[in-house]
Context: one part of a larger RNA
Molecule: large-subunit ribosomal RNA, half A
Organism: Spongiivirga citrea
RNA sequence: CGUAUGGGGAAUGCCUAGGCUCUCAGAGGCGAUGAAGGACGUGAUAAGCUGCGAAAAGUUGCGGGGAUCUGCACACAAGAAUUGAUCCGCAAAUAUCCGAAUGGGGCAACCCACUAUAUUGAAGAUAUAGUAUCCGAAAGGAGGUGAACCCGGGGAACUGAAACAUCUAAGUACCCGGAGGAAGAGAAAACAAAAGUGAUUGCGUUAGUAGCGGCGAGCGAACGCGCAUUAGCCCAAACCAAUGUUGUUACGGCAAUAUUGGGGUUGUAGGACCACGCCAUUUGAUGCUUAGCGAACUAGAACUGUUUGGAAAGACAGACCGUAGGGGGUGAUAGUCCCGUAUAGGUAAGCGAAGUUAUUGAUAGUGGUAUCCUGAGUAGUGCGGGGCACGUGAAACCCUGUAUGAAUCCGGCGGGACCAUCCGCCAAGGCUAAAUACUCCUGAGAGACCGAUAGUGAACCAGUACCGUGAGGGAAAGGUGAAAAGAACCUUGAAUAAAGGAGUGAAAUAGAUCCUGAAACCAUACGCUUACAAGCGGUCGGAGCUAAUUUAUUAGUGACGGCGUGCCUUUUGCAUAAUGAGCCUACGAGUUACCGUUGCUAGCAAGGUUAAGGACUUCAGGUCCGGAUCCGUAGCGAAAGCGAGUCUGAAUAGGGCGCUUUAGUUAGUAGUGGUAGACGCGAAACCGUGUGAUCUACCCUUGGGCAGGUUGAAGCUGUAGUAACAUACAGUGGAGGACCGAACCCGUUGACGUUGAAAAGUCUUGGGAUGACCUGAGGGUAGGGGUGAAAGGCCAAUCAAACUCGGAAAUAGCUCGUACUCCCCGAAAUGCAUUUAGGUGCAGCGUUUACAUAGUUUUAUAGAGGUAGAGCUACUGAUUGGAUGCGGGGGCUUCACCGCCUACCAAUUCCUGACAAACUCCGAAUGCUAUAAAAUGGUUGUAAGCAGUGAGGGCAUGGGUGCUAAGGUCCAUGUCCGAAAGGGAAAGAACCCGGACCACCAGCUAAGGUCCCCAAGUGUAUACUAAGUUGAAUAAACGAGGUUGGAUUGCUUAGACAGCUAGGAUGUUGGCUUGGAAGCAGCCAUUCAUUUAAAGAGUGCGUAACAGCUCACUAGUCGAGCGAUCCGGCAUGGAUAAUAAUCGGGCAUAAGUAUACCACCGAAGCUGUGGAUUUGUAUCAUUAGAUACAAGUGGUAGGGGAGCAUUCUGUUUGUGCUGAAGGUGAGUCGUGAGGCUUGCUGGAACGGACAGAAAAGAAAAUGUAGGCAUAAGUAACGAUAAUGCGGGCGAGAAACCCGCACACCGAAAGACUAAGGUUUCCUCAGCUAUGCUAAUCAGCUGAGGGUUAGUCGGGACCUAAGGCGAACCCGAAGGGGGUAGUCGAUGGACAACGGGUUAAUAUUCCCGUACCUGCUCCACAUUAAAAGUGACGGAGCUAUGUAGUCAGUGCGCACAGACGGAAUUGUGCGUUGAACCCUUUGUAAGAAGGGGAUAGUACACCAAGGCUUCGGCUGCGGUGAUAAUCUGGCGAAGUAGCUUCCAAGAAAAGCGAGUGGUAGCAGCCCGUACCGUAAACCGACACAGGUAGUUGGGAUGAGAAUUCUAAGGUGCUC
Repeated sequence: CGUAUGGGGAAUGCCUAGGCUCUCAGAGGCGAUGAAGGACGUGAUAAGCUGCGAAAAGUUGCGGGGAUCUGCACACAAGAAUUGAUCCGCAAAUAUCCGAAUGGGGCAACCCACUAUAUUGAAGAUAUAGUAUCCGAAAGGAGGUGAACCCGGGGAACUGAAACAUCUAAGUACCCGGAGGAAGAGAAAACAAAAGUGAUUGCGUUAGUAGCGGCGAGCGAACGCGCAUUAGCCCAAACCAAUGUUGUUACGGCAAUAUUGGGGUUGUAGGACCACGCCAUUUGAUGCUUAGCGAACUAGAACUGUUUGGAAAGACAGACCGUAGGGGGUGAUAGUCCCGUAUAGGUAAGCGAAGUUAUUGAUAGUGGUAUCCUGAGUAGUGCGGGGCACGUGAAACCCUGUAUGAAUCCGGCGGGACCAUCCGCCAAGGCUAAAUACUCCUGAGAGACCGAUAGUGAACCAGUACCGUGAGGGAAAGGUGAAAAGAACCUUGAAUAAAGGAGUGAAAUAGAUCCUGAAACCAUACGCUUACAAGCGGUCGGAGCUAAUUUAUUAGUGACGGCGUGCCUUUUGCAUAAUGAGCCUACGAGUUACCGUUGCUAGCAAGGUUAAGGACUUCAGGUCCGGAUCCGUAGCGAAAGCGAGUCUGAAUAGGGCGCUUUAGUUAGUAGUGGUAGACGCGAAACCGUGUGAUCUACCCUUGGGCAGGUUGAAGCUGUAGUAACAUACAGUGGAGGACCGAACCCGUUGACGUUGAAAAGUCUUGGGAUGACCUGAGGGUAGGGGUGAAAGGCCAAUCAAACUCGGAAAUAGCUCGUACUCCCCGAAAUGCAUUUAGGUGCAGCGUUUACAUAGUUUUAUAGAGGUAGAGCUACUGAUUGGAUGCGGGGGCUUCACCGCCUACCAAUUCCUGACAAACUCCGAAUGCUAUAAAAUGGUUGUAAGCAGUGAGGGCAUGGGUGCUAAGGUCCAUGUCCGAAAGGGAAAGAACCCGGACCACCAGCUAAGGUCCCCAAGUGUAUACUAAGUUGAAUAAACGAGGUUGGAUUGCUUAGACAGCUAGGAUGUUGGCUUGGAAGCAGCCAUUCAUUUAAAGAGUGCGUAACAGCUCACUAGUCGAGCGAUCCGGCAUGGAUAAUAAUCGGGCAUAAGUAUACCACCGAAGCUGUGGAUUUGUAUCAUUAGAUACAAGUGGUAGGGGAGCAUUCUGUUUGUGCUGAAGGUGAGUCGUGAGGCUUGCUGGAACGGACAGAAAAGAAAAUGUAGGCAUAAGUAACGAUAAUGCGGGCGAGAAACCCGCACACCGAAAGACUAAGGUUUCCUCAGCUAUGCUAAUCAGCUGAGGGUUAGUCGGGACCUAAGGCGAACCCGAAGGGGGUAGUCGAUGGACAACGGGUUAAUAUUCCCGUACCUGCUCCACAUUAAAAGUGACGGAGCUAUGUAGUCAGUGCGCACAGACGGAAUUGUGCGUUGAACCCUUUGUAAGAAGGGGAUAGUACACCAAGGCUUCGGCUGCGGUGAUAAUCUGGCGAAGUAGCUUCCAAGAAAAGCGAGUGGUAGCAGCCCGUACCGUAAACCGACACAGGUAGUUGGGAUGAGAAUUCUAAGGUGCUC
């Protein structure tokens, strides 16, 4: 690596009990007759769910029904039922407590009352009923809750406008009030326009029109037309009358006012009034009658056999029913097996069309026109706003905050400023069904909706578990089998674990973790391979071995060799050391609606088409009406308007736009745009309603705490002193944001810790520690707000604006991701613009369709032009050297003049040299234009659909910039990469060669190569190189007798050059200078002359100066070439970088270099053979297509075409228990996505064809969920106070129990108790999980048990801060304050002690001894009320003083051995005793004495039982007696008093407010277990952290410090 078999896991397939979306019908509430929603109960046993309510899985009546029943829930027990149960329907009864909650209160499910009646003699208790607030005269009503719809009061922001302010979002979200089954609107002071309509509402259309609008983004009508449904009415007033009251009166009345009745209700005005006339018409409610509907329920057709199988409903064969072939079930798929279905029947409650008459109610006319009436702080107007599509605009109309303010029918309002005419209508009062909106709910049904990561969050005991203080957030989890037939019995084992047999079953690899059972991952067995091997692990070749069979193939493995740097994304460019992914499985992203636009298909066509709605039929859908409307058929103009024309204009002119040239429209479908979340995921933020001060900040009320020691302020006293003060000293005194230092608070330093013991700690060190101190309990302040001795600190592990839910899928020009195949074509990284630069628009470049025919290249000809180059006495400008020297400067000249000199500056001109992007007397090559010819064709243009790109990069050339730097930057031209593979350059995006349709163990070449790696020459010829140079990444100036070649020139047999031998002299030490200068410091020179073969007044060395040694020069010897200069080739020095690097070997006969030549190798190039496909042409067929020829077939973004697979639907045709889907192997077909066949598994459904519809394809999103790896048998096992031994139980003991040692705490690591927890307490049994290990143990699991009160704490008493809150005040609403009151302890008030007892409680039970309150009976006394009291700070001092403790003495008891002594001794223990009552004393507290007290304790004896090493130890229970009420030391607490200081230190109840006697009665509710510095509370944990108060012994000591220790507790769970 492969194969096989398993484990693990839960994908896939199949299934559905549950969801989702709708249709039709019903219903649209419930509630003081107590709801919604809960708490607690209720069963023989009963934890949960369901049902029910003390009448409690139920009671009663009526109806149905007819055999079993006691819910889920399958067991046992006990029962019920044909005298009709269970069950179903209808109607009743009961219905604890909370909750609007309603007698008062309250921390919901609790506490406490009052009134009446009853029971009892009273108190107390019990039972029944009542007792809230508001509105209303009363009757009566309201309150609260519930999904959406509706009306009203308030009312955002994100967002869009590519910013933002008007605007938008939007009157949306949200808050609040209110109503109904609908709500609201509604019967014209309306529209309209010369014609008319006739309340409102809704739908279609008008119409995205008219308009509004930073005229931006956007917003957006109405009239009219077509439909649905239809319905109209009542008051106020005038006038009349009655009654009451008032005024007035000539008492007859009159008037006013109020109430009631009649009357009356509108715009061509109407009514009152006057006159006439009249019982007509229509209709409502109640009652009655009955059709019908309506519950449980009743009847309800028709099948057998054979066969396979565990089972028939399958298959085969033959029948039958059908107003029933909807559906479900039954051991596989059933019209005829069961339940049902069609149909028919049945009626209780109830509903109820229709009818009827009974009662009762409402409802009209005609004419006349003198007078009266017809809605006032109204209409209108000014100012400020709002609503109307309409943003103040020319702004009509409606509403109103404010200020004003009409008319009265001869009147008023409107018709989009306003006026006139005309038309319409009659405001300032009210009611009104239907058509319309919605669905918490009930019934019946449906689905080209889901099928357990889906569908509701929830298929299952889910709004559950769990998280959070809270608002709130919020899961996972389906399947044995037809039937439990759910595995009797045996074996192993400590075992009720587990395993192996046996048995059931069709199947047990269906065995309860149970259908199928994939992958990751983990094993076992076998085959091949592997221990010198460097490896993106594959691919190509391939020996050997193994297996199989069809015997020549297949399968497995793979020694060895060749080549070869993953995938995605993003980029100019990635193996990159840039991003993402640990692996596997499932899920996971361009959709839908509407409106445009283009193509295609179909219908009709100068026409096309219906919408809403209606009818019919079926309830799946459809057919037919319906012509409103829309588009087209004609344009032009701003418009009136005219019209094949029209506008402009004086124009019959010209010009513009049109006609002459006619195709649309309605659907379906595809591409694409817009509006919507719009491909998916992702902010930080903004706004709204709420929830939080159990953390923390500050504040309020009421309590508590601070060992001990030190210092010694003021004041006072005394003495001295002063005239008196002052002042000094001594003493006293006890102040202080005083000092030292524990508890307590804080957190300075260092270390540790940093996947911690701890989401802030530990150890050490440090600061404060009577104060601006610390702390408990109860309260208050809330988010643009609080609080803050101020750090932007803190406000629940969150703060430059908390948290929660909502607006909300905010927005994101940004990042990431975006899923099957094949075929054709194929970009861009440029220009312009941009609050623009990483975005976008237009153009450019791509593609597709249609139409058209231009385009490109070469050659020739003809042109325009001012670049490269060149030039400059050809311009402009710059410029080298020289000549001349105008002019100037300087100097000289006795002034001046005339002059002179000048190595100064310098014009012009001349000679010479030479420069320019913005110079040109000149001037190409290319490129550009035109014409002609030829060649070429996915070429070019136009229109339309769809894009992408708008970050580019390298190289070469021409330039700018820069340093003639850059892998720099900016342009231009070309090319390649981008988007391009192949060969070469060792390796390399772009350099060289060359453009990959596929196959081939065929051939030829390109670049480049041919000794070996490594295919091909150790090829030929001639030279060069010595440096391993070079041959494979670099190098210069300069240097150099390297070597080689060439050219020029000199010397040379008359002897050169080099070497050797010899000479190298004289005048002279030349002169000068000098201390000296002799060839050789320096200066001068006619550097001269002589002798010579030759020899300088000297080329160097040297001396103080000489001397000396040399050289030039000469001769001899030698015997042939020797020098100089210049130009090339190849070498050489210059040459220096950090691990080790020419691929390696190699190089004088080159495999280096140069030149020339031949042969060969070499690519996916070209050719050959076969095949696929595209386009064009031709032919044949014409449905697809076939054949031939030609040219093609790299490809990112992107465009176009054709297909595969998945799920569902329709039609049709099939498969399946003789085995479907799924899973897992094998074979085979197709270019591919994929298809088919078959073995095994599996055990019930699933395909093909043709169409249709999509939740339709994953490897990546730090994706989501689950599972499994890795690190790894690794880190760790949570205070270093510590364990060891013996024994016991037990399967098993380091840890459990007992014992003995040892160790630790001891102002605690002991004891009590508040909060909080809520059974953890005790006993028995157990060890799967929990315990960081084991466990026989346990705060664990299971069962049982346990908390007892008049006096303790709380309530029935009180009040503080603060809360609530009649009245009252304020406010759009909700609501905010708040008096009386009422709650509210952390405070005030208030009566019990000792002993004993339980496994577990005790001031609670028991014993004993007390006390308090109320009531009954008796006697005496007695007005009520008020004052007062209650009642208060810090610090200090004094007095008193107990508990306690220590010591001593006495006494009691026990013990004191082995050698010796001592027994009148020693050691140890004990020596105690409450409340309460009485007496005395005291201001009080208290003290003393007596009782309580025959209790009880130490101790002794007996002794159940247990243990035992057999010596003894222990002690349930029982019995018995007794010893100081001594002395001394220290001494908290408490009490009282005093001093001093300034900051000046609760309230209310209670008490005050009878006495005595006697006997008796009554005394309620809640808490009470256990932990409580902790393993039980708060910290996610059995967590080194935090947690208020009381007590807290001894030695040492000032001490509560420190160390040691008692009682007691513990050894910290490896």